[in-house]
Molecule: c-di-AMP riboswitch aptamer (ydaO/yuaA leader)
Organism: Paenibacillus sp.
RNA sequence: UGAAUAAACAGGCCGAAUUUCGUAAUGAAAACGGGGGAACCAUUUAAUUGGGGUGAAUUUCGCUUAUGCAAGGCAGCGAAUAGGGCAACCUGUGAUAUGCCCGAAUCCGUCAGCUAACCUCGUAGGCUGUAACACAGGAACC
Numbered sequence: 001u002g003a004a005u006a007a008a009c010a011g012g013c014c015g016a017a018u019u020u021c022g023u024a025a026u027g028a029a030a031a032c033g034g035g036g037g038a039a040c041c042a043u044u045u046a047a048u049u050g051g052g053g054u055g056a057a058u059u060u061c062g063c064u065u066a067u068g069c070a071a072g073g074c075a076g077c078g079a080a081u082a083g084g085g086c087a088a089c090c091u092g093u094g095a096u097a098u099g100c101c102c103g104a105a106u107c108c109g110u111c112a113g114c115u116a117a118c119c120u121c122g123u124a125g126g127c128u129g130u131a132a133c134a135c136a137g138g139a140a141c142c
Stems, first nucleotide, its partner, number of pairs: 011128004018030004031123006041113001050111001051108004059080006083102004089138006096131001
């Protein structure tokens, strides 16, 4: 000097998941989110082929294993896909890269359409960019 690893701090990303107060709690408030819940409207038939919620995370095809066979289904893998994310002052719009990724998981428990009043719940977790441009409106600095 460079690289790697670990910790702390700072910046940034996905996400509602942040800030403040405090007697530092089994706490409170603000803010941002979720659920339940009238009339009207919708549904007009469903009711184990259960149904529903959070979330971008739906749908299709193929392969393999297992089942006595076949079909179907489940699980796993792969390829697609509705949809979603990434631009380093912020937001919106446009357009570009045939760019890089995700396309999960889980909860309720037989039950919930919308829904004013009202009731109620959450404040996690996981990561670490290099690609730039135009217009508009802001912020900051001066």